Description: The RNA shown here (small-subunit ribosomal RNA) has 1501 nucleotides and comes from an uncultured prokaryote. Its mean pLDDT, the model's own confidence on a scale to 100, is 82. Rfam family: Bacterial small subunit ribosomal RNA. Its family is annotated with ribosome and structural constituent of ribosome in the Gene Ontology.
RNA sequence: AGAGUUUGAUCAUGGCUCAGAUUGAACGCUAGCGGCAUGCUUAAUACAUGCAAGUCGAACGGUAACAGGUUCUUCUGCUGACGAGUGGCGGACGGGACGGGGGAGUAACGCGUAGGAAUCUACCCAGUAGUGGGGGACAACUUGGGGAAACUCAAGCUAAUACCGCAUAAUUCCUACGGGAGAAAGAGGGCGCCGAGACUUGUAAGCUCUUGCUAUUGGAUGAGCCUAUGUAGGAUUAGUUAGUUGGUGAGGUAAUGGCUUACCAAGACUACAAUCCGUAGCUGGUUUGAGAGGAUGAUCAGCCACACUGGGACUGAGACACGGCCCAGACUCCUACGGGAGGCAGCAGUAGGGAGUAUUGGACAAUGGGCGCAAGCCUGAUCCAGCAAUGCCGCGUGUGUGAAGAAGGCCUGCGGGUUGUAAAGCACUUUCAAUUGGGAAGAAAGAUUUAUGGUUAAUAUCCAUUAGGAUUGACGUUACCUGCAGAAUAAGCACCGGCUAACUCCGUGCCAGCAGCCGCGGUAAUACGGAGGGUGCAAGCGUUAAUCGGAAUUACUGGGCGUAAAGCGCGCGUAGGCGGUAUUGUAAGUGGGAUGUGAAAGCCCCGGGCUCAACCUGGGAACUGCAUUUGGAACUGGCAGGCUAGAGUACGGUAGAGGGUGGUAGAAUUUCCUGUGUAGCGGUGAAAUGCGUAGAUAUAGGAAGGAAUACCAGUGGCGAAGGCGGCCACCUGGACUGAUACUGACGCUGAGGUGCGAAAGCGUGGGGAGCGAACAGGAUUAGAUACCCUGGUAGUCCACGCCGUAAACGAUGUCAACUAGCCGUAGGGAUCCUUGAGUUCUUUGUGGCGCGCAGCUAACGCAAUAAGUUGACCGCCUGGGGAGUACGGCCGCAAGGGGAAAACUCAAAGGAAUUGACGGGGGCCCGCACAAGCUGGUGAGCAUGUGGUGUAAUUCGAUGCAACGCGAAGAACCGUACCUGCCCUUGACAUACUCGGAACUUUCCAGAGAUGGAUUGGUGCCUUCGGGAAUCGAGAUACAGGUGCUGCAUGGCUGUCGUCAGCUCGUGUCGUGAGAUGUUGGGUUAAGUCCCGCAACGAGCACAACCCUUGUCCCUAGUUGCCAGCACUUCGGGUGGGAACUCUAGGGAGACUGCCGGUGACAAACCGGAGGAAGGUGGGGACGACGUCAAGUCAUCAUGGCCCUUAUGGGCAGGGCUACACACGUGCUACAAUGGUGAAUACAGAGGGUUGCGAGCCAGCAAUGGUCAGCCAAUCCCUUAGAGUUCAUCGUAGUCCGGAUCGGAGUCUGCAACUCGACUCCGUGAAGUCGGAAUCGCUAGUAAUCGCGAAUCAGAAUGUCGCGGUGAAUAAGUUCCCGGGUCUUGUACACACCGCCCGUCACACCAUGGAAGUAGGUUGUACCAGAAGUAGGUAGCUUAACCUUCGGGAGGGCGCUUACCACGGUGUGGCUUAUGACUGGGGUGAAGUCGUAACAAGGUA
Repeated sequence: AGAGUUUGAUCAUGGCUCAGAUUGAACGCUAGCGGCAUGCUUAAUACAUGCAAGUCGAACGGUAACAGGUUCUUCUGCUGACGAGUGGCGGACGGGACGGGGGAGUAACGCGUAGGAAUCUACCCAGUAGUGGGGGACAACUUGGGGAAACUCAAGCUAAUACCGCAUAAUUCCUACGGGAGAAAGAGGGCGCCGAGACUUGUAAGCUCUUGCUAUUGGAUGAGCCUAUGUAGGAUUAGUUAGUUGGUGAGGUAAUGGCUUACCAAGACUACAAUCCGUAGCUGGUUUGAGAGGAUGAUCAGCCACACUGGGACUGAGACACGGCCCAGACUCCUACGGGAGGCAGCAGUAGGGAGUAUUGGACAAUGGGCGCAAGCCUGAUCCAGCAAUGCCGCGUGUGUGAAGAAGGCCUGCGGGUUGUAAAGCACUUUCAAUUGGGAAGAAAGAUUUAUGGUUAAUAUCCAUUAGGAUUGACGUUACCUGCAGAAUAAGCACCGGCUAACUCCGUGCCAGCAGCCGCGGUAAUACGGAGGGUGCAAGCGUUAAUCGGAAUUACUGGGCGUAAAGCGCGCGUAGGCGGUAUUGUAAGUGGGAUGUGAAAGCCCCGGGCUCAACCUGGGAACUGCAUUUGGAACUGGCAGGCUAGAGUACGGUAGAGGGUGGUAGAAUUUCCUGUGUAGCGGUGAAAUGCGUAGAUAUAGGAAGGAAUACCAGUGGCGAAGGCGGCCACCUGGACUGAUACUGACGCUGAGGUGCGAAAGCGUGGGGAGCGAACAGGAUUAGAUACCCUGGUAGUCCACGCCGUAAACGAUGUCAACUAGCCGUAGGGAUCCUUGAGUUCUUUGUGGCGCGCAGCUAACGCAAUAAGUUGACCGCCUGGGGAGUACGGCCGCAAGGGGAAAACUCAAAGGAAUUGACGGGGGCCCGCACAAGCUGGUGAGCAUGUGGUGUAAUUCGAUGCAACGCGAAGAACCGUACCUGCCCUUGACAUACUCGGAACUUUCCAGAGAUGGAUUGGUGCCUUCGGGAAUCGAGAUACAGGUGCUGCAUGGCUGUCGUCAGCUCGUGUCGUGAGAUGUUGGGUUAAGUCCCGCAACGAGCACAACCCUUGUCCCUAGUUGCCAGCACUUCGGGUGGGAACUCUAGGGAGACUGCCGGUGACAAACCGGAGGAAGGUGGGGACGACGUCAAGUCAUCAUGGCCCUUAUGGGCAGGGCUACACACGUGCUACAAUGGUGAAUACAGAGGGUUGCGAGCCAGCAAUGGUCAGCCAAUCCCUUAGAGUUCAUCGUAGUCCGGAUCGGAGUCUGCAACUCGACUCCGUGAAGUCGGAAUCGCUAGUAAUCGCGAAUCAGAAUGUCGCGGUGAAUAAGUUCCCGGGUCUUGUACACACCGCCCGUCACACCAUGGAAGUAGGUUGUACCAGAAGUAGGUAGCUUAACCUUCGGGAGGGCGCUUACCACGGUGUGGCUUAUGACUGGGGUGAAGUCGUAACAAGGUA
């Protein structure tokens, strides 16, 4: 850093997808060790059990129980003292507001950043001043009572650092400045003296130390409050608010404040987004990214809010309190049914939910916290351990050597290759694990002893410091070190079609399956599954989910809007944004410096510590921010006073379908009246409906009425757009222009807003000639609810009012500036005179058009009227479909409009250009393509092939042209592949091995035969004497064999377009590119044939020529062919002879547009002519470019793969391929007189022949038979050619036409003519009288017609391939049909028009809208109600401390009541979710139905 995917290919647009990083993850497979981290993201669901907050005897009353010691005592017991615990009760004090948890709520002063003033703060630090003197209770305890329990009631006793007065008041607070108010608590040591009676013990006064307590000041810490600013989505939420906003008084709070209340005012918030709705703890950070950004808020840290749900206060320095209280609610538990108890979002753990997340562990040793003087106790905070590859980091699973390249596996072209130095083997090492032994650090303290110092009267005590020894470890069998043994204990996962590193075999056969995207799989799958091999990572590897990236795919950095998505239809204008020129001052923005802050951790840099690393740790940098302050003044802003270039005003002119109103004109259509006139008119592709003898159309005159304004008229004018067209008048807007004067930035744009706004449509009232939706009729058509025709209503017109949309388009927002030119054109201006319909100039100016440079653009194109280069402002876009649709709201009388989604679905949709193909597009050209002609088939009968049907089988293939007299140049058996039956199994055939035998042959029997059995003759050739070759039989195994499948795995061969003129390449040039150019153009040709031109120049394959044949001549040669002349003759070139001719077969010549004339461009060439046997390729053949049709053939042959192997192979017999209602193709014979029949008679060419052709003669009516001559062929034979010619007959008829069919008799071939041959003779004598729609062939020796031959073949052609005879007609054109070539054009086609593609209907599935309703959630409002609690009131009841005149009072408590208020209830609204018979459209779905709307002029653009 990019890549894949739209296309036949290309560029660009645009979405989808991938490669990267990351995670509190999960799942699959696998798993050796250690370190460091992390671990319910879901149900803020419910919780069994244990623990998580206690401590203090140095505040206090009291001391039951237990253990130990000493002294006295006889023992028990009692008392006292010392040391040292455990447990329990009450009370006190402080702590339970910290620590720990999870994130429900919260869009907020909740959090972040920076500030502020009107506050409180236990413990802590520092300071000042005190700590006097009294009083009354209540627990525990004792006694009695109630209750199941929880618990509770009554009476009595008692202490305090518990409680309450009094005194005092430096400081503090209040104040009307006179004054007033307000505290305290002691305890623990030491000395000491006094007293009881001396010792001893106890202890008052006093002294002293320590620690408390009270008041207060300051600090520190923590907390409360206020402000600015930042903090996500929805406008399909636009208005909200009555304590609401402000003031005054009062109350309340620690404190400001509508915080609360009374009164007064009517404010306050909001488009810079109020209110409402849905979502969400915020941050440091984390993750990604180059950054800017995006996403996120686990662990760690700061703040907030919460603690079963809701409400409430109490206590307190601090709470409206997670392990406190009260009430209400839901749930759970206990119960004796009367009542009670509870709150794991603490640590473990359980159930549930879920894809999914750990132990009911150890210890207070360390760090920290609470209490305590301390020891110490408590601490699920914490430190550790356990579980989990959840992540990061590290280590290991050996190292070296080792080629016979082992075996095995896999592949194979069978040679080998690969796994692979890999293994084995040999030599080493021992990390890790296991085991032996040793063994740090985490421990510092505290206590105790000693010493010194301070305090003190004190050598006590206490405090500080110093020294000494002893002690304190959960982890822990720690880390680490070491001995021993042995390669010993340790490798998997994913992938291998492209993207993306890595390929083969087998299996499967659109199945099973894969897939992130494109896409694989239908019998040779590198894509499925397995294997071998390979690639990547590695104790992990993949998958899934999620985030960022790539994505410049929301574009601030950094995108666009003519045609791809995207400029509002056009103006005016509000807010807002932006704004000319010069000056002074200002300092909001902007830029510099400084200060504060930006917690720590994290990231980054430099060090240090664990063997390294992860990790931990020290320092620095950074934290891009905010605030304060300081100096500066260029730019922007604000203030001031100026300027005139922007903008505007005044004056004079100019053009114009600019707008509105009123009038008026002529032409035309129609209707009416009248006249003339007669049979049609009208309309169409053709018709018909329609009109017309009741007089139309036509024509003449007159009248009426409405609408629109020919010519002028123009890429002309005007207008903001829509739009505006006869003429005249009035009213009116804008533009342009000239010369001066004036104002002095007054400007540009413009969200909302507002006005205008074609056609159609709507409302009311008019009008209505023509045209004309709907409608009716006629046509067309398979249908025709259309196109065409005849009619025709709304409407079109006017007035007034709505609608508010169009491809409202230049598909191009408005304004301003700048950037080469050229030619018309409209309107001005200037100049010159000839005063005209004039000339010239002008661009500095205003409009409209066509070219064109630079530049831009994906290209097309745009190009001073920009889509170029810039500035200002607005609008709009973000894949296609769903959908400009639904819902809700707004506008509208309605039709509808405007604004505007989602689910779901696809991997594309779309733009420009390119090459083809196609067009019921165009141009040019060609072809028996049509036309002009000739003959046919299609009808009949028969032959033959095919389909179909039937069959045991009717073997298989060929199927539009380009299958169908085709493979088949020839099915009775064979062939033969098919069917039935009978047999064989190394086989009918090939190679190799062993054994035996020569090979071979005769005859007989059984059988349908194959075959089986028996039998006869026969012992061969070579030899180094071992044997070998050939052949036969038997045996066993490798194998043979297959017309079995796949022509869509193939080779080869072939058909077809098409003998059409095309198809390409190299270099160059043009284009971003596909591609283009060349090959197009002008001519010409049969031809891309040739010429000319040209950014092309050349070349190749086709064309042509070279080849064969035929047509003329010549040369050579002369048998079997020939015979002119000569001779002979049996009269036959038969013979001699000849070599001239024909002919044969070798070689040459000849034809080249060469010559002439014309045309043409001085060309190529064409037309005509001459000569010539032949003339423009002379005729014919062979020859077939690049390619197309997955065209045909696995059954000619060859061949991969698959399949069969006592059968799908092989042999045999019989049958079938020949069937027959029918349909089609190709032929033959006919229908007759251009003929049939009979008789006579003439003339070919090319072939074939020894298993053959077979003369002649004889027999037969004949087919043919008999007999043989000749011929291996220019010699003999097939071999009489026929049509033709001549004569005769038939006389238009189902015939003397036609010959099918059938009967009979034969001949031939053959082993054999039944199924199933050909031919002959006799007899029979069918259809058929020239063939519908439509259709084939043919342009000259051709069509037509006539016969002859050959291949195949035993026999069997009407077929096929050849041969000659006779021998036409017509065209010289290209309008049309078909096919082809070329240029151009359109295209939504590229499998290429047999293309593509639209909509309804039917079926299945999916999501969604509506819907009578139904059920939830949430919220507003009105009212009821009112627990606990607090505050206020208080007639009732009650009351230790204080006062008292002793009566009582002050004060308190209970009760009652008022206010506020949670839950709850009733009514009525809003929003929202789910569901709903039925219903609407939408989407998707290999082969459904109906049509054919669009793409070509798509057949009506």